[in-house]
c-di-GMP-I riboswitch aptamer from Deinococcus hopiensis KR-140, 75 nucleotides, folded computationally. Its mean pLDDT, the model's own confidence on a scale to 100, is 88. The sequence was found by an Rfam model in a public genome assembly. Of the family's consensus pairs, 100% are formed in the model.

RNA sequence: CGAUGCUCAGGGCAAACCCGCCGCAAGACGGGGACGCAAAGCCACGGAACCCCCUGGGUCCGCCGGGCCACCAGA
Numbered sequence: 001c002g003a004u005g006c007u008c009a010g011g012g013c014a015a016a017c018c019c020g021c022c023g024c025a026a027g028a029c030g031g032g033g034a035c036g037c038a039a040a041g042c043c044a045c046g047g048a049a050c051c052c053c054c055u056g057g058g059u060c061c062g063c064c065g066g067g068c069c070a071c072c073a074g075a
Base pairs, nucleotide, nucleotide: 004073005072012037013036017032018031019030020029022027035062041068042067043066045065046064047063049059050058051057052056
């Protein structure tokens, strides 16, 4: 440097659901809560899906791919 994620350390994130709150909506945010996740960290770049007031605008990165960055172990 590093395929890879069996193992070690520190740990991290948080689905459904409930409450609050914003939004026409998809959904977002805060609190509770853990089904899961080795990028479930970040980016709507390509596709899928979804919403709307549909020449268009938007949501979703915990659907797949791509880009960037990163802890530990390590053939």